[in-house]
RNA sequence: AGCCGACAAUGGCAAACCCAGGGCAACCUGGGGACGCAAAGCCACGGGUCCUUCUGGGAUAGCCGGGAUACCGAA
Numbered sequence: 001a002g003c004c005g006a007c008a009a010u011g012g013c014a015a016a017c018c019c020a021g022g023g024c025a026a027c028c029u030g031g032g033g034a035c036g037c038a039a040a041g042c043c044a045c046g047g048g049u050c051c052u053u054c055u056g057g058g059a060u061a062g063c064c065g066g067g068a069u070a071c072c073g074a075a
Base pairs, nucleotide, nucleotide: 004073005072012037013036017032018031019030020029021028022027035062042067043066045065046064047063048060049059050058051057052056
């Protein structure tokens, strides 16, 4: 360094649900809240699923795969 992921350490993120706001909607943003997560940080490239104002466009990265990047360092 790579692979890997501990009853290690520093920390991090935040499901459902509630409130406020945005959007036709899926859903998103902020606050609360924790089911969980070793990339549950990022990318819509492939597949899946969802929405639609449906020739089109949008959502989901915490559905699966893939890509680049990254903290720590036991076996």